Model confidence (mean pLDDT): 85 of 100. The part of an RNA shown here (small-subunit ribosomal RNA, 3' major domain) has 478 nucleotides and comes from an uncultured bacterium.
Context: one part of a larger RNA
RNA sequence: UGACGGGGACCCGCACAAGCGGUGGAGCAUGUGGCUUAAUUCGAUGCAACGCGAAGAACCUUACCUGGACUUGACAUGCAAGUAGUAGGAACCUGAAAGGGGGACGAUCCGUAGCAAUACGGAAGCUUGCACAGGUGCUGCAUGGCUGUCGUCAGCUCGUGUCGUGAGAUGUUGGGUUAAGUCCCGCAACGAGCGCAACCCCUGCUUUCAGUUACCAUCAUUAAGUUGGGGACUCUGGAAGGACCGCUGCGGUAACAACGCAGAGGAAGAUGGGGACGAGGUCAAGUCAUCAUGGUCCUUAUGACCGGGGCUACACACGUGCUACAAUGGUAGUUACAGAGGGGAGCGAAGCAGUGAUGUGGAGCGAAUCUCAGAAAAGCUACCCAAGUUCGGAUUGAGGUCUGCAACUCGACCUCAUGAAGCCGGAAUCGCUAGUAAUCGCGCAACAUCAUGGUGCGGUGAAUACGUUCCCGGGCCU
Numbered sequence: 001u002g003a004c005g006g007g008g009a010c011c012c013g014c015a016c017a018a019g020c021g022g023u024g025g026a027g028c029a030u031g032u033g034g035c036u037u038a039a040u041u042c043g044a045u046g047c048a049a050c051g052c053g054a055a056g057a058a059c060c061u062u063a064c065c066u067g068g069a070c071u072u073g074a075c076a077u078g079c080a081a082g083u084a085g086u087a088g089g090a091a092c093c094u095g096a097a098a099g100g101g102g103g104a105c106g107a108u109c110c111g112u113a114g115c116a117a118u119a120c121g122g123a124a125g126c127u128u129g130c131a132c133a134g135g136u137g138c139u140g141c142a143u144g145g146c147u148g149u150c151g152u153c154a155g156c157u158c159g160u161g162u163c164g165u166g167a168g169a170u171g172u173u174g175g176g177u178u179a180a181g182u183c184c185c186g187c188a189a190c191g192a193g194c195g196c197a198a199c200c201c202c203u204g205c206u207u208u209c210a211g212u213u214a215c216c217a218u219c220a221u222u223a224a225g226u227u228g229g230g231g232a233c234u235c236u237g238g239a240a241g242g243a244c245c246g247c248u249g250c251g252g253u254a255a256c257a258a259c260g261c262a263g264a265g266g267a268a269g270a271u272g273g274g275g276a277c278g279a280g281g282u283c284a285a286g287u288c289a290u291c292a293u294g295g296u297c298c299u300u301a302u303g304a305c306c307g308g309g310g311c312u313a314c315a316c317a318c319g320u321g322c323u324a325c326a327a328u329g330g331u332a333g334u335u336a337c338a339g340a341g342g343g344g345a346g347c348g349a350a351g352c353a354g355u356g357a358u359g360u361g362g363a364g365c366g367a368a369u370c371u372c373a374g375a376a377a378a379g380c381u382a383c384c385c386a387a388g389u390u391c392g393g394a395u396u397g398a399g400g401u402c403u404g405c406a407a408c409u410c411g412a413c414c415u416c417a418u419g420a421a422g423c424c425g426g427a428a429u430c431g432c433u434a435g436u437a438a439u440c441g442c443g444c445a446a447c448a449u450c451a452u453g454g455u456g457c458g459g460u461g462a463a464u465a466c467g468u469u470c471c472c473g474g475g476c477c478u
Base pairs, nucleotide, nucleotide: 007478008477010475011474012473013472015468016467019432020431021430022429023428026323027322028321029320030319031318032317033316034314042053043052064309065308066307067306068305070303073132077131078130079129080128081127082126083125088105092101093100094099108123109122110121111120112119113118134298135297137296138295139294143292144291145287146286147285148283150281155194156193157192158191159190160189161170162169163168174185175184176183200275201274202273203272205241206240207239208238209237210236211235215230216229219228220227244269247263248262249261250260251259325425329384330383331382332381333380334379341372342371343370346365347364351360352359353358391422396417397416398415399414400413401412402411438460439459440458441457442456443455444454
C1' cells in the first nucleotide's frame, strides 16, 4: 500500500423480508457423470460446465471404430526429365463403394516457316522424380484474436504542487446529496484523463410533408374499399416539436446551493420505459476443434478416399425443460380479436379426393397487392359429477403419409386399438417489483426431412414490498 476478520460505522442490490409461480416426487425430452463398447470423436466442470460449442449426428456432417483401397497425395507453389494417338475419355471387366484394369473415339492455345497440307519450337495437360503438401496430432501453463466473470458495480488513474529519509500520502478524505467519484459546500491542493451521464436505436404524444399495394368521412357503385372518386381519418415513412426540477409551495443551508417532498399543467415527471454500449483490473478463467500462430511430433501415415457401424448403447446419479395429476377443468359445437416475420431449386390460393397425415390442382406473388395464415387462451351453448374418471397420456400392436439414393440400427407426422406412472411432491432450492410474474398462441434462424431447445412477436394480465435485525454479493470510511 493492499487483501482478509464469525472487528466497527454508513450505504446498495429480487440479497433477505412481503407475495406469486416453480424445481426437488411421476412419465417423457434433452445435456452431463458413470458404466458399457470395436468405437460410444473432442472440448466445456462451483457461482461463471451440464437444451453449453451444436442456428438442427439416418448418408454427408464426422473429427471415432471396423474393413477395403491411395501415396507428390483430396488442396498450393516451384524445379528437372519425359510426353501426339498426348489431354480428355465411351463400352466392357472386377468391386459394397472407393479404387484397380481397359481403352473405341479423340482434342486446344501461342510463335516461326509456308498458298495450303504440314514441319519445328513452346504452353496447357499428363507421367516420373525432387522440394514439399497435409494433420480437428500435443502444448490455452509459449501466444494473438475473441469470450465469460466480478459488474452497468462506481470505480481506476495521471500532470504539476505540497507533505514524508523512504515505501508512499494528498488530490479521491470530510459534511450533505445522487442511480452514479452525480452534483454542491468545505479543504494543500489545483487541474486533467478513462469510466458515469448525454450524444445512437426502438417505444409512448403532437405538428407537418407525401398518398400506393394501405385508408374510406362525404357522393355514386358492389356480394366485397369491389370500382369511380377522395387526401379528411387509420396507417406507412421522412422532417420537426416535446421534459428541463422549466413553474408553484414546503424542506434543506450560517447564507447561497446541490438536492428532497408535494402540487399544477401535461401524452409523458423527475434517468418516462426498453435496447445497444462493459473503465483499470481479477480468475496462469475458457478457447491451439472458428481462425491465426511459436515450439514439438506423424510423413506408404497421426495424411487422403470409400462401404458399413458409432456419436442414438443403459443396473444407475445429477442439471435443464415439456406434459400432467384435473371442475378457475376436460370434451363437442359455435362465434370474435393480434403483432412481428418468411417466400423463387420458394410461398403456394380456390376447387376436388381422403376420418387424417396428405395427395391432386395450379390461380396469384420477388409481394403494405399474392401466399404461409386457421391465432390461441377469451365469449356463448351442451355434456361430464369427483372417479385413477370423458383426468392423464407413457408404452405397445396394426395400418398409413411425407422428406430423401436410402428411415433396420436411427426421422417426423396421421388413423384405429392399447391406456402405465401420476391425486400437487422430504431435506433443500430457483425466478420475478408492472404491461412484470403467471398464462395463451404466432413467427423466424439453421434446415431435404426433424424442436418440449434457441430467438423474436403480440393476446389476457395479477399479488406484494412493514422494513434492513439476519443469509448472500458489492461499494465507501475506519